[in-house]
Annotation:
Predicted 3D model of a 370-nucleotide RNA (Bacterial RNase P class A) from Micrococcaceae bacterium RIT 802. It matches the Rfam family "Bacterial RNase P class A". It is annotated as a ribozyme. Gene Ontology terms of the family: dimeric ribonuclease P complex, tRNA processing and ribonuclease P activity. Lineage of the source: Bacteria > Bacillati > Actinomycetes > Micrococcales > Micrococcaceae.
RNA sequence: CGGGAUGGCUGGACGAUCGCGUGUCGCGCAAGCGGCCCGAGGAACGUCCGGGCUCCACAGAACAGGGUGGUGGGUAACGCCCACUCGGGGUAACCCGCAGGCCAGUGCCACAGAAAACAGACCGCCCGCCUCGUGCGGGUCAGGGUGAAACGGUGGUGUAAGAGACCACCAGCGCCCCCGGUGACGGGGGUGGCUCGGUAAACCCCACCCGGAGCAAGGCCAGACAGGCUGCGUCAUGAGGGCUGUUCGCCCCAGUAGCCGGGUAGGCCGCUCGAGGGCAUCGGCAACGGUGCUCCUAGAUGGAUGAUCGUCACCGGCAGCCGGGUAACCGCUGCCGGCACAGAACCCGGCGUACAGGCCAUCCCGUCCC
Numbered sequence: 001c002g003g004g005a006u007g008g009c010u011g012g013a014c015g016a017u018c019g020c021g022u023g024u025c026g027c028g029c030a031a032g033c034g035g036c037c038c039g040a041g042g043a044a045c046g047u048c049c050g051g052g053c054u055c056c057a058c059a060g061a062a063c064a065g066g067g068u069g070g071u072g073g074g075u076a077a078c079g080c081c082c083a084c085u086c087g088g089g090g091u092a093a094c095c096c097g098c099a100g101g102c103c104a105g106u107g108c109c110a111c112a113g114a115a116a117a118c119a120g121a122c123c124g125c126c127c128g129c130c131u132c133g134u135g136c137g138g139g140u141c142a143g144g145g146u147g148a149a150a151c152g153g154u155g156g157u158g159u160a161a162g163a164g165a166c167c168a169c170c171a172g173c174g175c176c177c178c179c180g181g182u183g184a185c186g187g188g189g190g191u192g193g194c195u196c197g198g199u200a201a202a203c204c205c206c207a208c209c210c211g212g213a214g215c216a217a218g219g220c221c222a223g224a225c226a227g228g229c230u231g232c233g234u235c236a237u238g239a240g241g242g243c244u245g246u247u248c249g250c251c252c253c254a255g256u257a258g259c260c261g262g263g264u265a266g267g268c269c270g271c272u273c274g275a276g277g278g279c280a281u282c283g284g285c286a287a288c289g290g291u292g293c294u295c296c297u298a299g300a301u302g303g304a305u306g307a308u309c310g311u312c313a314c315c316g317g318c319a320g321c322c323g324g325g326u327a328a329c330c331g332c333u334g335c336c337g338g339c340a341c342a343g344a345a346c347c348c349g350g351c352g353u354a355c356a357g358g359c360c361a362u363c364c365c366g367u368c369c370c
Stems, first nucleotide, its partner, number of pairs: 001366010012312007020039002023036005041341001045352002048350005053214004065210005070084005085099001086097004100205002105203002107199003122144002124140006130133001152170006171195001173192008218269004227260006240252004276295008314338008323330002
């Protein structure tokens, strides 16, 4: 210098004008007005997984249903994260894996092919027979051909031709033993029958986990109309109301009080300080945990957090320069255009997805120079 891998950060700045929401202060009888402070994200998104919180349910166990699936650890928990093992990809840095079981049972395996699971003979090879043919019967998966996959591989013995039928080596599987490791697993030795197809993001089996609903949860305050029910009362021994501190008295008067309607409409709480962030230090390979100091800044409810203009920054295009350079190209000036994905709604931990552009660190490969 070129190509690549991994992990992070950022994702416009300033000013003016107009506008919105919470809080607070002032003014105002009130409606409201004015001042000040604060006011979205790395994903606030999808709502996929896990938890907190709230209400309901619940003796225990089992079944059903759902989920997870190498091992060890982290965590409030997880399907997340870390480390490791095994398998796969890459020259490498590094990346990827829905990574238990198909000798418990059942199912499925397109097309092609003779044959797809337990045997089987299409061509070929070998033997026999006759009616001598494109014949029949038998033997044979060593060879051919098909397929994603064809019943271990190579060499030899053997044979009519052949075949783990037998032998040597190799591969694979089961069992036993030793060594290392917490473990998954790795290394080594012995032995057996010689070899048993694949598929569980097919049913299923095994191990482990799981009660339901969700802030429209839930709690507090609390109306009005129609209509209904009950009590008391109505030609008076009169319910209720007014005068009144109370009684008496006087006056008005046929209705009146409670409940249902409805704990509804509406308002308030829940509501934002929390498994929180930063720094230092200690333990740990790490995820993470302990301790100390320090910081905190949205809470709307038809749902605020915006718009316009100017200057600058960044990117692209075009033009100019008696700017630089051999050139590629770079610099300066001017004009035009662009500047992402997306927006809280109870709160956290994850995962997934979207994203114009810019920046940083570490590592790998190639080439050149010292």